């Protein structure tokens, strides 16, 4: 909008909007991952004349005429569900025919072109072949037929991991005929038929891996990567199929198996994020279950549109780049507060805060606000073409409307206000940046070196400081530095590395001349290296980082052209390289078979008689059964002496008596031939010393294993007697050795000198010979050059060239595994894990040596005299104690600190006080100080009592002394001598450290200093790349010796005088004292020597070569000794680790050492008598004299600050006497007793003195000290320290020898050298087993997974093919049934998963078992480094 009617309801046609099916296109794009894959997968480049393409673009031609279905719906049924069947209707661009058609496909045949099948053109035979709607154009389609774009398929060349401890691998495998099969070419598949293919240029096998463009890195060449973007590839839960379709053998498609999840009614069924979000897991770790298709692509449609977790956008993570900001100027009181110091002060944080004066990014807040949009729709309007047309339709023109996730985001304006905003690492060296305090090889640190063990720039804090910063640091990983894999760019004598040596094979490299070619090479040009990326110049966000426009750049590949010096490649010549011939030459080349003598051994036999062999030194062994020894016969192996030489020969191993014969190789001379024939040389082949292995001989001598003998702690060893395999010989294995020149081969070049071995040629020579030149060899210097260096150097280790071998820290290792060779022994070939920060060479300076030469020392010897045995006295160890304070430890601790513990010292102990303190400063207050008494007590102190009243003064007060009180401090013989100073011991009075300047060396260093002499000297000479110098020696100092002068008193007397007496006059001669001088210097004389230093002898001389002694102690060495002389860092204690005081110890005493005394006796003991010293002490002192005592001493007091007096008689010795060899007339210990002395005090604990007792002890085992002349011995004598103790310590003087051939040993120490694996420096280093612990690995009966192929079983989908069951419209054939022909079913090839079964390759574990490594302090021994105390290595056994 229109019809019907039952008037609210059907129903028809249009239009919209949804929505199941039929149909058409996509769904094979896009987006994901990188499992697998070493592959034509990926990259270049080429080829398809062997091939395909759906949509799109171009030409050209058609689009006629039929047919039968079947979805949905509808109706029945099954089933929990998923779905499913069955009847029965319909429609198309679904699905089937017929016609027409060519330049379409096959096949011939003929023409032309081409690289073979082939392509183009022509003529005949056969087979394919279309779809609609619309009134009619157009669109949009359909269908043939060429072409086109675009995409995809196949094919070949090249290219780009790792292992050879994977070397042999292939049966459809290699290739032909024929057939299938595909889009298409082929073993792509199958029959037949041949026996090939593929590998050292790395096949086959294992591991690992998506490929590329590029990213990181690097000076580049390279080296590691392959996220994000981009191009391939694969792949889609895990295997296998096919189907549709233009493409798939398909991420969100179907089938099967199989693992797993899930639903279920148990019968059955669903699933596949390596899409975006998001979840669980796992993990060191990795984001939101956003927003939109607006914009840029993609799918569909005519178009609107629809669809897109491509895509664009937002949100999360400092995960990366890149930009901002946290303010800026000024400001010294250099604040306060940290922090450090040398602490009233300084320094630093630090212009750094404060304060003053400015800015506002960024962030908060208000306000404003895009580009990114340009199409296409609708509409109005105009012009154009279609057409009859001013309808429609297309197509332009103009205007109008309309579209934004992000987002109110970018921006952009305002106002307020320094306002809201800095950390993290590291400060020992690399490496920019320092101090304190904590800790005490603890805690911890560390990239390497390394750092902590009481003063940590290294660990923790702090204070500062350095270096980046919205980051820093750490881990991890790739590049670099790394020339440490060396193409650019590395070596192989000793540092790792030249094959043990030749022959040759494949490859490599290759002499002169010329022609050709053009592979290689050079120039040119096209083609094509996709875009991004990087680089250079422009553009756009404010800038940047980012985005974007051009341009170079893609350093390759492929073609074409030109060149033709060099290489190749073909040819063509030539002779110098190679080789060949003729003449000669010298050789321990090789092999084979002869053959000689000396010798060792064994028999035989004579002669002989006990030892003979061995060694450091025995000894086993041989010998009276007659040995060594000698003489004469005999066997038999083996080996060749002298010649014999840095000499010769061979490729090396390696070759030595003669003589044949076989038989390689070298050189030389001249000529002649050949003409590039050469050089190397992976694999291969062969030859390889000794040892060893098998067979059969042989078998003298050595001599592994064994035996016995010595040696030793021990001796499976080194020395010794014996002795077996082997040693020799045929054959035949083995195949290594420090097979070395630690040096591969061949060629060329590049001063020289000298020897030597074999030729040759020229002068001289008669010849011997000699002389110059030359070839080959060998050997020694040495230039240029190399070298790390030492060294090499025409025989290179120099300058080059080819070629092969070989190394890439050190051990584990030349081990394991494996595989190959071997008769075994074992060879080649060769790893990892783990471990270490090294190992190595070369030279340099010490130091050492059981290396060398030269020298020296009481070092040895030669001597004298002690220690080691007694006692005693001193020290220490030990032990004991309550303590028996410390310390000193090998020379270079033990008579030492200690030059003297009864208290004291005293540090120790045991009890008992004190606490600003026994002592120092400094406040405040009282008192002067003090002094005598009692009392308590072991003192220390505690109390009480009496005397006593200081000096100054400006009169306030001060000082000194005492008491009290509070604090700063006192005080420590408390630790650390290994934090130190100072002093000191020792090497050593040894003769040596050194330094400037030059020189030499890459340097460390060396020279000087070495060296020829000399000495005591680095003392001086001489020579010298060195000159010079300094520290040591020496001298200068001091004593002593001679002597001169000075001066004589306290000394000293020679004359004169006196005396008892230098007592006294007197003297200063002379001794002596003590000043100040000479004197000795090899200075003089011979000799030696380099005419020097210098040494020998000599003369003088008191002294003679340093006159003697002493003082003096170089650079340095022992972490030598001392914190206990003293000082001192740091550390402890503070009513105790300080201080006082009483007693006690330091003196103990089974025991060992060390030092010394005094002895063992006659050179002595005693008794008496006599004589001679020096030096030093002395006032709180020494004491005489004298008296007394036996005596020690006791009393008394001259004398003396001392050349004056006094200790204080010196003693050995000298003469007489006694003792006679004895435990004694030695000896003197222990005890006993009575005595002196000192001191407050002699018990612990002094010393002396009488009497009395009388012990070991008869000369000291091993070992081991001391001394070279007035020494040693032995005598006494004095000091010091002390009230007091001397056998100790220092000093001093008397007597007063012996001996040194001389440097061979013992010890030290010096130069010079040599070796070294040592450097803490020989008290060093360093091997190996074994025990114990951890570690990583090998074998192992096996045990348990991985992959892999293979036999053989089953055999799912599913192509494909059989087929006699079972079914079927439309199409062809048949009249018709049927027939062809499809489907189903079922049989068969092929097949995945699955079963089995023996293999093959790797893990993992495995009871035992193997070495290996690694670990402060473990056991045995000493193998190596020196001559390592038997030279040390290599192989074999």
């Nucleotide at each position: 909008g229109g019809a019907g009617c039952u008037u609210g309801c059907u129903c028809c046609a249009u239009g919209g909007a949804u929505u199941a099916g039929u149909g058409g296109c996509g769904a094979a794009c896009g987006g994901g991952u990188g499992a697998g894959u070493a592959u034509c997968a990926c990259g270049u480049g080429a080829a398809u004349a062997a091939c395909c393409u759906g949509c799109c673009c171009u030409u050209a031609a058609u689009u006629u005429u039929g047919g039968a279905a079947u979805a949905a719906c509808c109706c029945a049924g099954g089933g929990a569900a998923a779905c499913c069947u069955g009847a029965g209707c319909u429609a198309a661009u679904a699905c089937c025919g017929a016609a027409u058609a060519a330049g379409u496909a096959a096949a011939c045949c003929u023409g032309u072109g081409g690289c073979a099948u082939c392509a183009c053109a022509u003529g005949g035979u056969u087979u394919u072949g279309g779809a609609a709607a619309g009134u009619u154009u157009u669109u949009c389609g359909a269908u043939u037929a060429a072409g086109g774009a675009u995409g995809g398929a196949u094919u070949c060349g090249c290219g780009g991991c790792c292992u050879a401890u994977c070397a042999g691998c292939u049966u459809g495998u290699u290739g032909g005929u024929g057939a299938g099969g595909u889009a298409a070419c082929g073993g792509c598949u199958c029959a037949c038929c041949a026996a090939g293919g593929c590998g050292a240029c790395g096949a086959u096998g294992g591991g690992u891996a998506g490929c590329u463009g590029g990213u990181c890195u690097g000076a580049g060449a390279g080296g590691a990567c392959g996220a994000u973007c981009a191009g391939c590839c694969a792949c889609a839960c895990u295997g296998g199929a096919a189907c549709u379709g233009a493409g798939a053998c398909a991420c969100g498609g179907u089938c099967c198996a199989g693992a797993c999840u899930c639903c279920u009614a148990c019968g059955g069924g669903a699933g596949g994020c390596a899409g975006c979000a998001g979840u669980g897991g796992g993990g060191a770790a990795u984001u939101u279950u956003g927003c939109a298709c607006a914009a840029u692509g993609g799918g569909c449609g005519a178009a609107a549109g629809c669809c897109u977790g491509a895509u664009g956008c937002a949100g999360c993570a400092a995960c990366g780049c890149c930009g901002c900001g946290u303010g800026a100027g000024u400001g010294a009181a250099g604040a306060a507060g940290g922090c450090c110091c040398u602490c009233u002060g300084g320094g630093u944080u630090g212009u750094a805060a404060a304060g003053c004066u400015c800015u506002u990014u960024c962030g908060g807040c208000u306000g404003g606000g895009a580009a990114g949009a340009a199409g296409g729709g609708u509409u109005u309007a105009c012009g154009u073409g279609c057409u009859a047309a001013u309808a429609u339709c297309a197509c332009g023109u103009a205007g109008a409307u309309u579209u934004g996730a992000c987002g109110g985001u970018a921006c952009c304006a305002g106002a307020a206000g320094a306002a809201g905003a800095a950390g993290c690492a590291c400060c020992g060296g690399c490496u920019a940046a320092c101090u304190u305090c904590g800790u005490g090889c603890c805690a911890g640190c560390a990239g390497c070196c390394g750092c902590g063990g009481u003063a940590a720039u290294a660990c923790g804090a702090a204070g500062g400081g350095u270096g980046c910063a919205a980051g820093c640091g750490u881990u991890g990983u790739u590049c670099g530095g790394a020339a440490u894999a060396a193409c650019u760019g590395g070596g192989c004598g000793u540092a790792a590395a030249g094959g043990g040596c030749g022959c040759g094979u494949a490859g490599g490299c290759g002499g002169g001349u010329u022609g050709g070619u053009a592979a290689g090479u050079u120039a040119g040009a096209u083609g094509u290296g996709a875009a991004a990326u990087c680089c250079c110049c422009g553009g756009g966000c404010u800038u940047a980082a980012c985005c974007u426009g051009g341009g170079a750049a893609c350093u390759g590949c492929a073609u074409c052209u030109a060149a033709u010096a060099c290489u190749g490649c073909c040819g063509a010549u030539c002779u110098u390289g190679a080789a060949u011939g003729u003449u000669c030459g010298a050789g321990a080349g090789g092999g084979u078979g002869g053959u000689g003598g000396a010798a060792u051994u064994c028999c035989c036999g004579g002669u002989g008689u006990a030892g003979a062999a061995g060694u450091g030194a025995a000894a086993u062994u041989c010998g009276u059964a007659g040995a060594u020894a000698u003489c004469g016969g005999g066997a038999g192996g083996a080996a060749c002496a002298u010649c014999c030489g840095a000499g010769g020969c061979g490729a090396a191993g390696g070759c030595g008596g003669c003589c044949a014969c076989c038989u390689g190789g070298c050189g030389a001379a001249a000529c002649a031939u050949u003409g590039a024939c050469g050089c190397u040389g992976a694999g291969g082949c062969g030859c390889g010393a000794a040892a060893g292995c098998g067979u059969g001989g042989g078998g003298a001598u050595c001599a592994a294993a064994c035996a016995g003998g010595a040696u030793u702690a021990g001796a499976u060893a080194c020395c010794c007697u014996g002795g077996u395999a082997g040693u020799c010989c045929a054959c035949g294995c083995c195949g290594u050795a420090a097979a070395c020149g630690a040096u591969g081969g061949a060629u060329g070049c590049u001063a020289g000198a000298u020897g030597u071995u074999c030729g040759g040629a020229g002068a001289g020579u008669u010849a011997a010979c000699c002389c110059u030149c030359u070839g080959a060899g060998u050997a020694u210097c040495g230039c240029a050059g190399c070298u790390a260096a030492c060294g090499c150097a025409u025989u290179a280790a120099g300058c080059a060239u080819c070629c092969c071998g070989c190394c890439u820290g050190g051990g584990a290792a030349g081990u394991a595994c494996a595989g190959u060779c071997g008769c075994a022994a074992g060879g080649c070939u060769g790893a990892a894990a783990c471990u270490c920060a090294a190992a190595g060479g070369a030279a340099u300076u010490g130091a050492c040596g059981g290396g060398g030469g030269c020298c020296c020392g009481c070092a040895c010897a030669a001597g004298c005299g002690g220690u080691g045995g007694a006692g005693u006295a001193u020290g220490u160890g030990g032990u004991u104690u309550a303590a028996u304070u410390c310390g000193a430890a090998g020379c270079a601790a033990c008579g030492c600190g200690c030059a003297g513990a009864a208290c004291c010292u005293u540090a120790c102990c045991u009890g008992g006080u004190c606490u600003u303190g026994a002592c120092a400063u400094c406040c405040c207050g009282c008192g002067a100080a003090g002094a005598u008494u009692g009392c308590a007590g072991a003192g220390a102190u505690g109390u009480a009592a009496u005397c006593g009243u200081c000096c100054c003064u400006u009169c306030g007060g001060g000082g000194a002394c005492g008491c009290g009180g509070a604090g700063a401090c006192a005080g420590g013989u408390g630790c650390u001598g290994c934090a130190u100073g100072g002093c000191u011991g020792u090497c050593g009075u040894c003769a040596g450290c050194u330094c400037g300047u030059g020189u030499c060396g890459u340097a460390a260093g060396a020279u000087g200093u070495u060296g020829g002499g000399u000495u005591a000297a680095g003392u001086c000479c001489c020579g010298c790349a060195a000159c010079g110098a300094g520290c040591g020696c020496a001298a200068c100092c001091c004593a002593c010796g001679u002597c001169g002068u000075u001066a004589g008193u306290u000394g000293c007397c020679a004359g004169c005088a006196u005396u008892u007496a230098g007592u006294u006059g007197g003297g200063c001669a002379c001794u002596c004292u003590a000043g100040c001088g000479a004197g000795a210097c090899c200075g003089c004389c011979g000799g030696u020597g380099a005419u020097a230093a210098a040494c020998c002898g000599g003369a003088g001389g008191a002294a003679g070569g340093u006159g003697u002694g002493g003082a003096u102690g170089a650079c340095g060495u022992c972490a030598a000794g001392u914190c206990a002389u003293c000082a001192u860092g740091c550390c402890c204690c503070u009513u105790a680790c300080a201080u006082c005081c009483u007693g006690g110890g330091c003196u103990a005493c089974a025991c060992a050492c060390g030092u010394a005394c005094u002895a063992c006796a006659a050179u002595g003991c005693u008794a008496c008598g006599g004589a001679c010293a020096a030096a030093g002490g002395g006032c709180a002192g020494c004491a005489a004299a004298c008296u007394c005592g036996c005596g020690a001493g006791a009393g008394c007091u001259a004398g003396c600050a001392a050349a004056u007096c006094c200790c204080a008689u010196a003693a050995a010795c000298c003469g007489u006497g006694g003792c006679u060899c004895a435990g004694u007339u030695c000896a003197g210990a222990u005890c006993g007793u009575a005595g002196g002395c000192u001191g407050c005090a002699a018990c612990u604990c002094g010393c002396c003195u009488a009497c009395g007792u009388g012990a070991a002890g008869g000369a000291g085992g091993a070992a081991u000290c001391g001394c070279u002349a007035g020494u040693a011995a032995u005598c006494g004598c004095a000091g010091g320290u002390c009230a007091g103790c001397a056998u100790a310590c220092u000093g001093c003087g008397g007597u007063g020898a012996a001996u040194a051939c001389g440097u061979u040993c013992c010890c030290g120490g010096g130069c010079c050298u040599u070796g070294u694996a040592c450097a803490c420096a020989c008290c060093g280093c360093c091997c190996g087993u074994c025990a114990c612990a951890c570690c990583a690995u090998g074998g192992a009966a096996g045990u348990u997974g991985g992959c892999c192929a293979c036999g053989c079983c089953c055999g799912a989908a599913g192509c494909c093919g059989u087929u006699a069951c079972u079914c079927c419209a439309a199409c062809c054939c048949u009249u018709g049934u049927g027939g062809a022909g499809g489907a189903g079913g079922a049989c068969g090839u092929c097949g995945a998963a699955g079963g089995u079964g023996g293999g093959g390759c790797u893990g993992a574990u495995g009871a035992c078992u193997g070495g290996g490594g690694u670990g402060a302090a473990g056991u045995c021994g000493u193998a190596a480094c020196a001559a390592g105390g038997u030279a040390g290595c290599c192989g074999u056994a």

Predicted 3D model of a 1437-nucleotide RNA (small-subunit ribosomal RNA) from an uncultured bacterium.
Its mean pLDDT, the model's own confidence on a scale to 100, is 84.
Rfam family: Bacterial small subunit ribosomal RNA.
The RNAcentral record of the sequence draws on ENA.